[in-house]
Predicted 3D model of a 395-nucleotide RNA (Bacterial RNase P class A) from a Paracoccaceae bacterium. The sequence was found by an Rfam model in a public genome assembly. The coordinates come from a structure-prediction model, not an experiment, and the mean pLDDT is 75.
RNA sequence: GCGGAAGGCCGGAUGGCCGCGAGGGGGCAACCCUUCGAGGAAAGUCCGGACUCCACAAGGCAACGGUGCCGGGUAACGCCCGGGCGGGGCAACCCGACGGAAAGCGCCACAGAAAUGAAACCGCCCCUAUCCGUAGGGGUAAGGAUGAAACGGUGGGGUAAAAGCCCACCGCGCCUUUGGCAACAAAGGUGGCACGGCAAGCCCCACCAGGAGCAAUGCCAAAUAGGACCCCCGCGCGGGGCUGGUCCCGCUCGCGGGAUACCGCCCGCCUGAUUGCUUUGAUCAGGAGGGGUCGGGUUGGCAGCUAAAGGCGUCUGGUAACAGCCGCCGUAGAGGAAUGGUCAUCGACGGGGGCAACCCCUGAACAAAAUCCGGCUUACAGGCCUUCCGCGCAG
Numbered sequence: 001g002c003g004g005a006a007g008g009c010c011g012g013a014u015g016g017c018c019g020c021g022a023g024g025g026g027g028c029a030a031c032c033c034u035u036c037g038a039g040g041a042a043a044g045u046c047c048g049g050a051c052u053c054c055a056c057a058a059g060g061c062a063a064c065g066g067u068g069c070c071g072g073g074u075a076a077c078g079c080c081c082g083g084g085c086g087g088g089g090c091a092a093c094c095c096g097a098c099g100g101a102a103a104g105c106g107c108c109a110c111a112g113a114a115a116u117g118a119a120a121c122c123g124c125c126c127c128u129a130u131c132c133g134u135a136g137g138g139g140u141a142a143g144g145a146u147g148a149a150a151c152g153g154u155g156g157g158g159u160a161a162a163a164g165c166c167c168a169c170c171g172c173g174c175c176u177u178u179g180g181c182a183a184c185a186a187a188g189g190u191g192g193c194a195c196g197g198c199a200a201g202c203c204c205c206a207c208c209a210g211g212a213g214c215a216a217u218g219c220c221a222a223a224u225a226g227g228a229c230c231c232c233c234g235c236g237c238g239g240g241g242c243u244g245g246u247c248c249c250g251c252u253c254g255c256g257g258g259a260u261a262c263c264g265c266c267c268g269c270c271u272g273a274u275u276g277c278u279u280u281g282a283u284c285a286g287g288a289g290g291g292g293u294c295g296g297g298u299u300g301g302c303a304g305c306u307a308a309a310g311g312c313g314u315c316u317g318g319u320a321a322c323a324g325c326c327g328c329c330g331u332a333g334a335g336g337a338a339u340g341g342u343c344a345u346c347g348a349c350g351g352g353g354g355c356a357a358c359c360c361c362u363g364a365a366c367a368a369a370a371u372c373c374g375g376c377u378u379a380c381a382g383g384c385c386u387u388c389c390g391c392g393c394a395g
């Protein structure tokens, strides 16, 4: 100097005038003063929560789903940090859907001889015959072809030609030792020298996990028609005379005794409802429930609504993510939806002029809060800072 990799920051600032919204203060009010007022992604709605309801109470759970190496962080996560293994790259670095194929099922198209306990198209070797073109039989998987992948790889020996047939190394299985919390790694020994891949196919294993969501939910006010019609299921059993109704008898006329067919009441059982299911209890009902059609009222106000697992800083611990003590700050809360307009000055990069000082021009991309946080992903003109890698040159 060029090219590349990782991380961080900016992406407007100040002042005046006018106009909006919220907090605080003043004022009877009109209104006045003051402070603050849209992002690094506010976006996607992809994860995780806080919070609210389902919910009469307690216990349990299925289904559907999610994650998937090890250790740590966090309120939690599919996120972050560190490490291991595998892959890409000369490297700095980046990526990983990273448990199990010996529990079972399924798939491997086409090409190729053959795609799992398979197989011989070309070829190589041996034997026989031969009209010398070849034909038949046997052996072979080292060479070649096909394919994503062909039943270990390289080298040597051996063979008619060959093959783990034998040997060395690598690879693979088993055992032991060492290092590490672990995932794993290394070393040594031994052995048959071998039945592949896909689970981002179903599945198995481990762990997590109820549902819906601020249009959640709560309060106040107001209004209508606790509307009409249709269908399904159904309107039960036993006991108690229980100071009831009812009936009969007696009598001092409101008291005593008796009866229980009916109504009512009580108890038990049964049935049903009150949570997606289930068990137990509690409550209600014996028309409690479910479904459908038509029609009516309500569309108002208040809360939820912003102090949060908040932000910033020093120090301490930790490789780091992060945690802790201390100190400082208080940073939008609209309600069809505010955060704007204008003037002036400065202003990154870039362009032009000039020896220079300097002058002139331009004036930043993606993009707007709506319950609130922690992440991930996507979009982004231009500029700055730090560290690292590779190449070239000079000293």
Base pairs, nucleotide, nucleotide: 001391002390003389004388005387006386007385008384009383010382012346013345014344015343016342017341018340020037021036022035023034024033025032026031039366043377044376046375047374048373049372050371051213052212053211054210056281057280058279059278060277061276065208066207067206068205069083070082071081072080073079084098085096086095087094088093099204100203104202105201106198107197108196121144122143123140124139125138126137127136128135129134152170153169154168155167156166157165171193172191173190174189175188176187177186178185179184217303218302219301220300227294228293229292230291231290232289236269237268238267239266240265242264244263245262246259247258248257249256250255251254270286271285272284273283274282310329311328312327313326315324316323317322350361351360352359353358